[in-house]
RNA sequence: CGAGUUCACCGGGCGGCCGCGGCUGAUUGCAGUCGAGGAAAGUCCGGACUCCGCAGGGCAGAGAGCUGGGUAACACCCAGGCGGGGCGACCCGAUGGAAAGUGCCACAGAAACCAGACCGCCGAUGGCCCCCGGGCACAGGCAAGGGUGAAACGGUGGUGUAAGAGACCACCAGCGUCCCGGGUGACCGGGAUGGCUGGUAAACCCCUCUCGGAGCAAGGCCAAACAGGGACGCCGGCGGCCCGCCGAUCAAGUCCCGGGUGGGCCGCACCGAGGUCGCGCGGUAACGCCGGCCCCAGAUGGAUGGUCGCCACCUGCAAGGCGCAGCCGAGCAGGUACAGAAUCCGGCUUACAGGUGGUCUCGUCGC
Numbered sequence: 001c002g003a004g005u006u007c008a009c010c011g012g013g014c015g016g017c018c019g020c021g022g023c024u025g026a027u028u029g030c031a032g033u034c035g036a037g038g039a040a041a042g043u044c045c046g047g048a049c050u051c052c053g054c055a056g057g058g059c060a061g062a063g064a065g066c067u068g069g070g071u072a073a074c075a076c077c078c079a080g081g082c083g084g085g086g087c088g089a090c091c092c093g094a095u096g097g098a099a100a101g102u103g104c105c106a107c108a109g110a111a112a113c114c115a116g117a118c119c120g121c122c123g124a125u126g127g128c129c130c131c132c133g134g135g136c137a138c139a140g141g142c143a144a145g146g147g148u149g150a151a152a153c154g155g156u157g158g159u160g161u162a163a164g165a166g167a168c169c170a171c172c173a174g175c176g177u178c179c180c181g182g183g184u185g186a187c188c189g190g191g192a193u194g195g196c197u198g199g200u201a202a203a204c205c206c207c208u209c210u211c212g213g214a215g216c217a218a219g220g221c222c223a224a225a226c227a228g229g230g231a232c233g234c235c236g237g238c239g240g241c242c243c244g245c246c247g248a249u250c251a252a253g254u255c256c257c258g259g260g261u262g263g264g265c266c267g268c269a270c271c272g273a274g275g276u277c278g279c280g281c282g283g284u285a286a287c288g289c290c291g292g293c294c295c296c297a298g299a300u301g302g303a304u305g306g307u308c309g310c311c312a313c314c315u316g317c318a319a320g321g322c323g324c325a326g327c328c329g330a331g332c333a334g335g336u337a338c339a340g341a342a343u344c345c346g347g348c349u350u351a352c353a354g355g356u357g358g359u360c361u362c363g364u365c366g367c
Base pairs, nucleotide, nucleotide: 001363002362003361004360006358007357008356009355010354012311013310014309015308016307017306018305020035021034022033023032024031025030037338041349042348044347045346046345047344048343049215050214051213052212061211062210063209064208065207066080067079068078069077070076081095082093083092084091085090096206097205101204102203103200104199105198118146119145120142121141122140125139126138127136128135129134130133154172155171156170157169158168159167173197174196175194176193177192178191179190180189181188182187219266220265221264222263228257229256230255231254232253235247236246237245238244274294275293276292277291278290280289281288282287312336313335314334315333316332317331320328321327322326
């Protein structure tokens, strides 16, 4: 210098004018102060909070799934193991069990897990023929070689045999069992031994662990008007009167209750799983602890904006310049992403013009 890898960050700045929302203080309209994001998004996961439900156990259902740690919790994060990819930095992995059982393995192929034979090999033994040691390929045996396939019963060599086969032997790969050593553990290394040897569990299933439901339109408080109900009162009846009962409730009145709808307040702007600083302490790290400082948006017709100037960056055009296959460039024009709180937090995922810094790797050149 080029190509990459990974981690972190910014994502317009300053000023003028006009404006919007919350709070506080003044009290007629002012002053002070605060006012979007790294994703406020998708609403995928986990919690806080609220209401309902709940003796205990089981089934069903849903979910998680290597190990250790972090955390309020998680499907998140950190560190590690194993497998795969890359020369490498590094990246990717729902990564328990296929020797509990069941199922499936397209097409092709004889055959896809236990049986099977298209070409092929053999035909020792039995059979047939003849010139008696040969022929036939009939019974039958075999799976070495060919062929099919993503995958063909572990591989190579040998013994063996009529031909063959873990049938047997040696070595190699894997698996199981036992032992030894290392590690908290996943697992790793070594030894002995058993001829044990297809894949698939984001197929059923088995094993271990977790899980009650609904969600701020949760939920709580206040409550106008109207419909309606009740009591008193008023009128009539029960021979009169009082009490009581029945009827009527038309008009006026007083009081109480009052579902649902609409409205207001709280929840809700939070002293909190809070923010920030220290190069504080512990830890490889995630993170935890300690100390200082700060209080930091918030509606429900829903605020967080507009405009001008200068600067920065990008793109295009371009007077012109130079050491002229190109490079620089006064000036002019345009642009500056994705997006945007709504109960609140921790994550994940997705979107994003342009830019910055660091770690490490590979290549090339120079010293």

Description
This is a predicted structure of a 367-nucleotide RNA (Bacterial RNase P class A) from a Candidatus Spongiisociaceae bacterium. The gene name in the source record is rnpB. The sequence is in RNAcentral, with records from ENA. The coordinates come from a structure-prediction model, not an experiment, and the mean pLDDT is 77. Of the family's consensus pairs, 91% are formed in the model. It matches the Rfam family "Bacterial RNase P class A". The family's RNA type in Rfam is ribozyme. Taxonomically the source falls in Candidatus Spongiisociaceae (Bacteria, Actinomycetota, Acidimicrobiia, Candidatus Spongiisociales).